[in-house]
Predicted 3D model of a 74-nucleotide RNA (transfer RNA) from Psychroflexus halocasei. RNAcentral records the identical sequence in 4 taxa.

Formats: sequence, structure tokens, C1' cells
RNA sequence: GGUCCUAUAACUCAGCUGGUUAGAGUAUUUGACUCAUAAUCAAAAAGUCCCUGGUUCGAGCCCAGGUGGGACCA
Repeated sequence: GGUCCUAUAACUCAGCUGGUUAGAGUAUUUGACUCAUAAUCAAAAAGUCCCUGGUUCGAGCCCAGGUGGGACCA
């Protein structure tokens, strides 16, 4: 330098053929339980879906460019 993959909650990841409100586990906070802690149970909070633009009635999802990460080729 070229090609391909990838980016969603603090972390690890789902999200189907574009369609009403974006989800799970872990972690965090609060409560229950306990003499107390842990474990367990219940609840809550946490998101500009990497950035910019485009397509569309409608984009996490499709397209283009950029940025970060990874793999391969040279």
C1' cells in the first nucleotide's frame, strides 16, 4: 500500500425479511432474607446503536465516506 471482517449499556454480547417502546447476562444502586457478610430473590438506573452524509413514509439493520480495532496478502 491492497483486500476482508468488525464497532449496540461500565464489560461480554443478541437484535430475524427495514416497521409501535432497543434487549439479555455480568457489574452498579436500592430493598427483602441473615446476628452480620456472602449466596439467593425482587426492583431500579444505565444507550445520540463509533462519526458524517445518503436512500426510504420509516434505518441499530441498506448505501457512501471517515475513524478505531482485528485478520490476510504484499